[in-house]
Notes: Predicted 3D model of an 89-nucleotide RNA (c-di-GMP-I riboswitch aptamer) from Propionispora hippei DSM 15287.
RNA sequence: GUAUAAUAAUGGCAAACUCAUCGAAAGAUGAGGACGCAAAGCUAUGGGUCUGUCAGCGAAAAUCCGCUUGUGAUCGCCAGGCUGCCUUC
Numbered sequence: 001g002u003a004u005a006a007u008a009a010u011g012g013c014a015a016a017c018u019c020a021u022c023g024a025a026a027g028a029u030g031a032g033g034a035c036g037c038a039a040a041g042c043u044a045u046g047g048g049u050c051u052g053u054c055a056g057c058g059a060a061a062a063u064c065c066g067c068u069u070g071u072g073a074u075c076g077c078c079a080g081g082c083u084g085c086c087u088u089c
Stems, first nucleotide, its partner, number of pairs: 012037002017032006035076001041082003045079003048074003055068004
């Protein structure tokens, strides 16, 4: 330095749900709370998924409606990149 399998120890994070706030929404933040996680740390780089205020199109007398989509979101969807704790061979 690389790869694999365990055992221990210090600890870490925090799903669903509830309350409050922000947002058009997806969702996010804080507090409570633990389903789980050896990267469930950071990063939106590739893909996937979600949303659809605005915009475009369709229908339509008009409203309602439908489709597409920029923006946006998701790292606890997968992968890439960067970084981190302890032990053993």

The coordinates come from a structure-prediction model, not an experiment, and the mean pLDDT is 78. The sequence is in RNAcentral, with records from ENA. Taxonomically the source falls in Propionispora hippei (Bacteria, Bacillati, Negativicutes, Propionispora).